SAH (S-adenosyl-L-homocysteine) riboswitch aptamer from Thiobacillus denitrificans, 83 nucleotides, folded computationally. The sequence was found by an Rfam model in a public genome assembly. Of the family's consensus pairs, 100% are formed in the model.
[in-house]
RNA sequence: UGAACCGAGGAGCGCUGCAAGGACCUCCCCAGGCUCGGUUCCCCCCGGCAUGACGGGGGACUGUCCAACGGCGCUCACUUGUC
Numbered sequence: 001u002g003a004a005c006c007g008a009g010g011a012g013c014g015c016u017g018c019a020a021g022g023a024c025c026u027c028c029c030c031a032g033g034c035u036c037g038g039u040u041c042c043c044c045c046c047g048g049c050a051u052g053a054c055g056g057g058g059g060a061c062u063g064u065c066c067a068a069c070g071g072c073g074c075u076c077a078c079u080u081g082u083c
Base pairs, nucleotide, nucleotide: 002041003040004039005038006037007036008035009034010076011075012074013073014072015071018033021028022027032069042059043058044057045056046055047054
């Protein structure tokens, strides 16, 4: 860096339909698809009859602080200010 899964970024409803996906090819579906964190795939060591499957351990430690964002409309929650 890439992939999969899990979690977090307050919640719900409606509209449009770009990307992705599907398909009877122009329709269906579609606005957490983004970011952050964790796990696995990677590497090393040990066990394993064996170079395999599998299992275990490691791939730094300490302290402090902590997100940014997500088309349009509506409702709620939370916080602040004013009356």